A computed fold for an 84-nucleotide RNA from Brevibacillus choshinensis, annotated as c-di-GMP-I riboswitch aptamer. The RNAcentral record of the sequence draws on Ribocentre. Its mean pLDDT, the model's own confidence on a scale to 100, is 90.
[in-house]
RNA sequence: AGAUGACAAAGGCAAAACCAUCUAAAGGUGGUGACGCAAAACCACGGGUCUAAAGUCGUAGACUAUGAUAGCCGGGUUGCCAUA
Numbered sequence: 001a002g003a004u005g006a007c008a009a010a011g012g013c014a015a016a017a018c019c020a021u022c023u024a025a026a027g028g029u030g031g032u033g034a035c036g037c038a039a040a041a042c043c044a045c046g047g048g049u050c051u052a053a054a055g056u057c058g059u060a061g062a063c064u065a066u067g068a069u070a071g072c073c074g075g076g077u078u079g080c081c082a083u084a
Stems, first nucleotide, its partner, number of pairs: 003083003012037002017032006035071001041077003045074003048069003055063003
């Protein structure tokens, strides 16, 4: 430096649920809490998924991302320990 994650160590993150808060919503953030995670650290670049305020068509309603998801997958960047 690259590869791998079997056993460990040191530490790290924190699903659901509940409370508070922001948002049109999806969802985010903080607290409690641990289902899990070796990238569950960072980036919406490709695909998927969720939402649909504004917009379009319009009776209902439908379509639509410029919103969101990195803990859906791929890709990119950085990184702890161990092993050969």

Of the family's consensus pairs, 95% are formed in the model.